[in-house]
Overview:
The part of an RNA shown here (small-subunit ribosomal RNA, central domain) has 350 nucleotides and comes from Aleurites moluccanus. The prediction has a mean pLDDT of 85.
Context: one part of a larger RNA
């Protein structure tokens, strides 16, 4: 380097938008830049090839030749890519009429539970554990009544369901708002994919300032347990968990599977929507798009599995691996209040 991969062996960026850049439907029509064909000249001698010659042979040393390719010129072809010009509706979009959603923001009400203070009855144990002890109670608990006040969370519905780019998102009604998706045709008429750099966004944690703290609950103290306990178990309990404004940018950020386009048959589900049948209806038959399961042909695969939602056949196009430890470490930039994060070696050693 030619080349192999990337669910589980190394190995898909967490996830979008997107610039360069790569690639790119149909017709037709210009040119010839790519590409194809011929001629030309040149790529020194040596060397190497191939057909001879000379050392007895061989190495060795010597004539002759030529294919192939490189760059220049030249003349020609126009199928393909690109160029120019014209056009088309299938890719993409836009309008219209409609559906379904925990989608997204804000402000507002709600109700169980929990705890916490006050008040009533009552009068001794409660609470915890395998067992127990610390705890907690006659200074009146636990139980039970009764109005009170705080914060966090939204049972049941509720599903193999829905919806979001993706992290996520569920009490309730509302104001504002984004994307899908189907249906009929009307419109623009290639306006697409995909992304190096970039921007945007990104669970817990944790960081800064201010509030807020009712359960929980690192740290931390106590009780057991134990040869011992910096655990696991009990009894307490600060940081945090929540709000408001920022920071950080990381996860098994998991389908451990980068997007995008195409491309058999079959039977069973569920969401959405359309059309036809039928019905007072709801339901039901039967069929199309779009989602999302579960089964499985072929064909793939070390197997395990995957199977139109591909891990299969294809084409575009990005990001990635290259034995294992050293090491995701040093070192030096970048960035961040810090914590760290991003980039990313080597000697040595198996």
């Nucleotide at each position: 380097u030619u080349g192999g991969g990337c669910g589980u062996a190394a190995a898909g960026u967490g996830u979008u938008u997107g610039u360069a850049g790569g690639u790119g439907g149909c017709u037709u029509u210009u040119u010839a830049a790519g590409u194809c064909c011929g001629c030309c000249g040149u790529c020194a001698a040596a060397u190497a090839c191939c057909a001879g010659g000379g050392c007895u042979c061989a190495a060795c040393c010597u004539u002759g030749g030529a294919c192939a390719g490189g760059c220049a010129g030249u003349g020609g072809a126009a199928a393909c890519u690109g160029c120019u010009a014209a056009g088309c509706c299938g890719g993409a979009g836009u309008a219209u009429a409609g559906u379904a959603g925990g989608g997204g923001c804000a402000g507002a009400g709600g109700g169980a539970a929990u705890u916490u203070a006050c008040g009533g009855u009552a009068g001794a144990g409660c609470g915890a554990u395998g067992a127990a002890a610390u705890g907690u109670g006659u200074a009146g608990a636990g139980a039970u009544c009764g109005g009170a006040a705080a914060g966090a969370a939204c049972a049941c519905c509720a599903a193999c369901g829905a919806u979001g780019a993706a992290a996520g998102c569920a009490c309730u009604a509302u104001c504002c708002u984004u994307g899908u998706c189907c249906a009929a045709c009307a419109c623009u008429g290639a306006c697409a994919c995909u992304g190096a750099g970039a921007a945007a966004u990104g669970a817990a944690a944790a960081c800064u300032a201010g509030g807020g703290g009712a359960g929980c609950a690192a740290a931390u103290a106590g009780g057991a347990u134990u040869a011992g306990u910096u655990a696991a178990c009990c009894c307490a309990g600060u940081a945090g968990u929540c709000c408001u404004a920022g920071u950080c940018g990381u996860a098994a950020a998991c389908g451990a599977u980068g997007g995008a386009u195409a491309u058999u048959g079959g039977g069973c589900g569920u969401u959405g929507u359309g059309c036809g049948u039928a019905u007072c209806g709801a339901c039901c038959c039967a069929u199309g798009c779009a989602g999302u399961g579960a089964u499985g042909u072929a064909g793939c695969u070390a197997a395990c599995g995957a199977g139109u939602u591909a891990a299969g056949u294809a084409u575009c196009u990005u990001g990635c691996c290259u034995g294992g430890g050293g090491a995701g470490u040093a070192c030096g930039u970048u960035u961040g209040c810090a914590a760290g994060a991003a980039u990313g070696a080597a000697a040595c050693u198996c």